[in-house]
RNA sequence: CGAGUUGGUCAGACGAUCGCUGUAUCGCUUGCGGUGCGGAGGAAAGUCCGGGCUCCACAGGGCAGGAUGCCAGGUAACACCUGGGGGGCGCGAGCCUACGGAAAGUGCAGCAGAAAGGAUACCGCCUCGGCGACGAGGUAAGGGUGAAAAGGUGCGGUAAGAGCGCACCGCGCGGCUGGUAACAGGCGCGGCGAUGGUAAACCCCAUCCGGAGCAAGACCAAAUAGGAAUCCAUUGGCCGUGGCCCACGGCGGAUUCGGGUAGGUCGCUACAGGCAGCUGGCGACAGCUGUCGCAGAUGAAUGAUCGUCCACGACAGAACCCGGCUUAUCGACCGACUCGUGUU
RNA sequence: GGGCGAUUAGCUCAGGGGUAGAGCGGGGUCUUUACACGGCCUAGGUCGGGGGUUCAAAUCCCUCAUCGCCCA
Repeated sequence: CGAGUUGGUCAGACGAUCGCUGUAUCGCUUGCGGUGCGGAGGAAAGUCCGGGCUCCACAGGGCAGGAUGCCAGGUAACACCUGGGGGGCGCGAGCCUACGGAAAGUGCAGCAGAAAGGAUACCGCCUCGGCGACGAGGUAAGGGUGAAAAGGUGCGGUAAGAGCGCACCGCGCGGCUGGUAACAGGCGCGGCGAUGGUAAACCCCAUCCGGAGCAAGACCAAAUAGGAAUCCAUUGGCCGUGGCCCACGGCGGAUUCGGGUAGGUCGCUACAGGCAGCUGGCGACAGCUGUCGCAGAUGAAUGAUCGUCCACGACAGAACCCGGCUUAUCGACCGACUCGUGUU
Repeated sequence: GGGCGAUUAGCUCAGGGGUAGAGCGGGGUCUUUACACGGCCUAGGUCGGGGGUUCAAAUCCCUCAUCGCCCA
């Protein structure tokens, strides 16, 4: 210099004018005005996970159902994160990984092929019979089909062959060593027609999960008056939003006709909070100290115009809150590292 | 704001791992003097987009997009 890998930060800047909104304070004509301070994001998005909060019983037992799935740790919790193991990709930095069980059972494998699960011989090879076509038997090395054909390679062996025998690799079983563990290394035994594949097929094993959601829910005021009809039931029925049963709590209940109400306050933003330092830890993270106050609307605010500058500005707008994941995104900057070429 | 569902031929819909169909509609032809009805033949599909699992995906899993429904 070129090509890459990885972690993080920012998301036009400044000024003026006019608006919108929250809050504090002041003023009065009591719903307006003045002044001060604050006013979108890294994803506020998708609603895909997890939790807080609220109500149903602070939620219990069972069945069904769902989620997760190598090991250890972090966390309020998780399907997230960190570190490690196995496997795959890359020269490398590094990246990806739904990665439990197929010797508990059931199912599936179209077409092709002799044969697709515990099955089989089309071509071939060998032996015997036959003049021959061919027939009987042996074999699974070679060919062929297929995504997949029953351990692989080599040597011996044989009529031809075959774990038939041996060596190495693979597989299974049992010890040993290292490691918290996943796992790794090595030793011995077993010739392997035991135990093929598929669980993002049913299923089995382990762990976890009660349901609903701020339009949850609570309070104030008004109303729910007074009625009509039908049906069910009072050893049971209905309600408590739940797939079902039990248990628990409450109560007569359901439908139709007609009549009436639907305004306000809270929930609401202070927090598993941000920043800095120190300590522990490889790290995620945790602890301590100091410091900061950082949107809260309810037809729903955060905008518009002008000026100057630059690299000419992407994706996009809170609605109960938080931790993640995923998706969208013009660009700029910082740190660490790899490969190639050249020079010193 | 929150909770659900759907997407397959021009239209309405089946198919839920083995290579995609039905009805209507379109085209051709037969029938009729002609038209309709009817008979026969035929064309038409990135199964909403992308990725994964699998030998094989419309189907199973993840993600994105579009449309629709419900809750004060």

Two RNAs folded together computationally: RNase P RNA and transfer RNA, 416 nucleotides in total. It holds a member of the Rfam family "Bacterial RNase P class A". Its family is annotated with dimeric ribonuclease P complex, ribonuclease P activity and tRNA processing in the Gene Ontology. Its mean pLDDT, the model's own confidence on a scale to 100, is 78.